This is a predicted structure of a 347-nucleotide part of an RNA (small-subunit ribosomal RNA, central domain) from Hydrogenophilus sp. Rfam family: Bacterial small subunit ribosomal RNA. Its family is annotated with structural constituent of ribosome and ribosome in the Gene Ontology. It was read from a public genome assembly. The coordinates come from a structure-prediction model, not an experiment, and the mean pLDDT is 90.
[in-house]
Context: one part of a larger RNA
């Protein structure tokens, strides 16, 4: 390479956007590049196949004939693909009318809880645990009432509920803003799909600068436990957690399942629309989200219209374990480190 694969065995890129490229709906005409047919030329010798011949046979050798992937030229065919031209509306997009949503950004506001401080009441304990102790408290704690300040997070509603490409998003209001869905069928007329590179987004932790700091809390100190206890439990507690600006670019970034389109039994919940019915129940329909299950698939588990079924298009990735996601080199980063990525050796 051929071939086989990627839910759990090795293997789906964290996610999007999009360049090149690959690929692409219906109709008509042209062209004849791909494709197909015929002819001609070429296709060295040896080898191969056929016929015959020479060594006593054979191997071997010699002579003649044939085949030959492919390439080139000419002539022809026009279904399919390509190209050119014209057209269409079922794909895609736009306009119009609606309702849903923790989608994003900024600003403002609110209550509960918590801690600290101030004041009142009040007195000997509080706290903590398996039990304790460290700790706090007669300089008046804990408890309780009133007041003030501060930071962070938003109980109930809340739901295999919703939104987002993913990461993720949850008090209320306002402003700005993205996407999806439904209805009628007005417009454009294949404008589509995918996407190597590129670019952007990307939890937590971490980094730089400046703020902030209630609670929690790596490190650290102390108390316990224990043979020990650099832990689990307890008392403290710094960074951090929060905000602004800028980095980092990772993850069990998981549905461990790339994206798109089409097709293939049902049943039952639920979210958002539309329609039928006088209304409700109910039924039909589109989009989403769960469970169950036929066919089919699967090594099994299981999947099963939200496919892991049946097909087509495009991308990414895998090729025994360890060495190793390491070394070296390159690129990126302030650093931490990230991305790319071997070999010796060994089983």
């Nucleotide at each position: 390479c051929u071939g086989g694969g990627c839910g759990u065995a090795a293997a789906g890129g964290g996610c999007g956007u999009g360049u090149a490229g690959g690929u692409g709906g219906c109709u008509u005409a042209g062209u004849a590049a791909g494709u197909c047919a015929g002819a001609u030329g070429u296709g060295g010798a040896a080898g191969c196949c056929c016929u015959g011949a020479g060594c006593u046979c054979a191997a071997c050798u010699c002579a003649g004939g044939g085949a030959g992937g492919g390439c080139a030229u000419c002539u022809g065919a026009u279904a399919c693909u390509g190209c050119u031209a014209a057209g269409c509306u079922a794909g895609a997009g736009g306009g119009c009318a609606g309702g849903a949503g923790a989608g994003g950004a900024g600003a403002g506001c609110g209550g509960a809880a918590c801690u600290u401080c101030c004041g009142g009441u009040g007195u000997a304990g509080c706290g903590g645990u398996g039990a304790a102790a460290u700790g706090c408290g007669u300089a008046g704690a804990u408890a309780u009432c009133g007041g003030a300040a501060g930071g962070a997070a938003c109980g109930c509603c809340g739901g295999u509920g919703g939104c987002g490409a993913a990461g993720g998003c949850g008090g209320c209001u306002c402003u700005c803003u993205g996407g999806a869905c439904u209805g009628a069928c007005c417009c454009u007329g294949a404008c589509g799909c995918u996407g190597a590179g590129g670019c952007g987004c990307g939890a937590a932790a971490g980094c730089u600068a400046g703020g902030g700091g209630a609670g929690c809390g790596a490190a650290c100190g102390g108390g316990a436990u224990u043979a020990g206890a650099u832990a689990c439990c307890c008392c403290g507690g710094u960074a951090g957690u929060c905000c602004u600006a800028g980095c980092c670019g990772u993850a069990a970034a998981c549905g461990a399942u790339g994206g798109g389109c089409a097709c293939u039994a049902g049943g039952u919940g639920u979210g958002g629309g539309g329609g039928a019915u006088a209304a409700g129940a109910u039924c039909c329909u589109c989009c989403g989200u769960g469970c169950u299950g036929c066919a089919g698939c699967u090594a099994a588990c299981g999947c099963g219209a939200u496919a892991a079924g049946u097909g087509c298009c495009c991308c990414g990735c895998c090729u025994g374990g360890g060495g190793a996601g390491u070394a070296c080199g390159g690129c990126c980063g302030c650093a931490a480190g990230g991305c790319u990525a071997a070999a010796a050796c060994u089983c």